This is a predicted complex of two RNAs, RNase P RNA and transfer RNA, with 438 nucleotides together.

RNA sequence: AUGGCAGGUCGGGCGGUUGCCGGAUGUUUAAAAACAUCGGGAGGAAAGUCCGAGCUUUCAAGGGCAGAGCGCCUCAUAACGAGAGGGAUCCGAAAGGGUACGGAAAGCGCCACAGAAAAUAAACUGCCUGUAAAGGUAAAGGUGAAAAGGUGGUGUAAGAGACCACCGCUUUGAUGGAAACAUCAGAGGCACGGCAAGCCCCGCUUGAAAGAAAGGCCAAAUAAGGGGAAUUGAAGUUGCUCGCUUCGCUUAAUCCCCGGGUAGGCUGCUUGAGUUUUCAUGCGAAUGAGACCCCAGAUAGAUAACCGCUAUCCGCCGAAUAUUUGGCGGAUACGGAACUCGGCUUACAGACCUGCCUUAAUU
RNA sequence: UCCUCGGUAACUCAAUGGUAGAGUGAGCGGCUGUUAACCGCUAAGUUGCAGGUUCGAGCCCUGCCCGAGGAGCCA
Numbered sequence: 001a002u003g004g005c006a007g008g009u010c011g012g013g014c015g016g017u018u019g020c021c022g023g024a025u026g027u028u029u030a031a032a033a034a035c036a037u038c039g040g041g042a043g044g045a046a047a048g049u050c051c052g053a054g055c056u057u058u059c060a061a062g063g064g065c066a067g068a069g070c071g072c073c074u075c076a077u078a079a080c081g082a083g084a085g086g087g088a089u090c091c092g093a094a095a096g097g098g099u100a101c102g103g104a105a106a107g108c109g110c111c112a113c114a115g116a117a118a119a120u121a122a123a124c125u126g127c128c129u130g131u132a133a134a135g136g137u138a139a140a141g142g143u144g145a146a147a148a149g150g151u152g153g154u155g156u157a158a159g160a161g162a163c164c165a166c167c168g169c170u171u172u173g174a175u176g177g178a179a180a181c182a183u184c185a186g187a188g189g190c191a192c193g194g195c196a197a198g199c200c201c202c203g204c205u206u207g208a209a210a211g212a213a214a215g216g217c218c219a220a221a222u223a224a225g226g227g228g229a230a231u232u233g234a235a236g237u238u239g240c241u242c243g244c245u246u247c248g249c250u251u252a253a254u255c256c257c258c259g260g261g262u263a264g265g266c267u268g269c270u271u272g273a274g275u276u277u278u279c280a281u282g283c284g285a286a287u288g289a290g291a292c293c294c295c296a297g298a299u300a301g302a303u304a305a306c307c308g309c310u311a312u313c314c315g316c317c318g319a320a321u322a323u324u325u326g327g328c329g330g331a332u333a334c335g336g337a338a339c340u341c342g343g344c345u346u347a348c349a350g351a352c353c354u355g356c357c358u359u360a361a362u363u
Numbered sequence: 364u365c366c367u368c369g370g371u372a373a374c375u376c377a378a379u380g381g382u383a384g385a386g387u388g389a390g391c392g393g394c395u396g397u398u399a400a401c402c403g404c405u406a407a408g409u410u411g412c413a414g415g416u417u418c419g420a421g422c423c424c425u426g427c428c429c430g431a432g433g434a435g436c437c438a
Base pairs, nucleotide, nucleotide: 001362002361003357004356005355006354007353008352009351010350012310013309014308015307016306017305018304020041021040023038024037025036026035027034028033043334047345048344050343051342052341053340054339055211056210057209058208059207062242063241064240065239068205069204070203071202072086073085074084075083087101088099089098090097091096102201103200107199108198109195110194111193124141125140126137127136128135129134149167150166151165152164153163154162168190169188170187171186172185173184174183175182176181215267216266217265218264225258226257227256228255229254233247234246235245236244237243260437261436274293276291277290278289279288280287281286311332312331313330314329315328316327317326318325319324320323364434365433366432367431368430369429370428373387374386375385376384381418389405390404391403392402393401411427412426413425414424415423
């Protein structure tokens, strides 16, 4: 160096011709509109719509139950389940990466096959006592993903945390740290197999619902008719229920279903947790201050098409020649605003930059 | 914009977390003079994709992909 790991940037450029969608100004015009000039016109993901907010509307006297989300610590933020830093644990030789990371001594459930036994321990081959019957034992064998603390010793008839040392586990204290946690010392003889991305339990959080087809204003439309619902009625109270409110209790009101109608304009709409950039603080997410800028607003959807030169890569041919040059041809991704932001996830031709690692292998 | 459901053999569907099956179809053989029917045998699977939990995943969880269906305005 090949290689590996992490992070970041770009997403062709210049010119010409013809168009498309908004805005401002001017001229003509009663107005609509037309013309002229100036200026603007997709993205890093605009995507998926997975989280969180802004904004808007509706509902909510109140009680109960169910449900949802989150789950090591701290920070940051408008907010978050996202982000940053740290801890623990797993993977890797390392740089680094993953984690849905509360509880299995509250309870229930499951653990196929194999195996003696799969969770109240048990006794197949063994070992020991014994003539035998029977009893003791959990070391060794074997099964399995998992076997009732592990290794070594003492001990014993044989054995066993029965006892001892170290390790593990549980627990108490001290020290360090803001905390998660770490380290050290002591105690306990082990009492606690795994699964909670099975039910569940514990703690915390959240008023609920709808979303730009929200919502506001204007215009258009609103025909005739049919069917269904009961005294434990219908509707509302936006999971259910109690309760409450309104209406009705029989030529009918109300509600539901069918049938029917409309399919248009203005607004919301783009000045915003805004863009670009500089400085400062912080390990970082981020925060603060300054300067500069105004930078898409369509509605079946504008932001384009073509030509020339050029950039990068590939192929073919030629020349010099051993990596340069000329010609021809091809390729240049994923994708595309639809109320606006913060994140996540996913897609992406090709090019470039920065930092870090060195076990094995090749040169 | 919101909501719901589905993806397993060529087709239609099953399957308590424990060897992925059934029917139809396909191929081969038998029966028959021949075909159909009938009988027997065989093959055919990345359980949409990628991760994770678990000893073990079609099934549980997460993220994607594809497909199907539904709702909205007026009265």
Rfam match: Bacterial RNase P class A. By type it is a ribozyme. Gene Ontology terms of the family: ribonuclease P activity, dimeric ribonuclease P complex and tRNA processing. Its mean pLDDT, the model's own confidence on a scale to 100, is 75.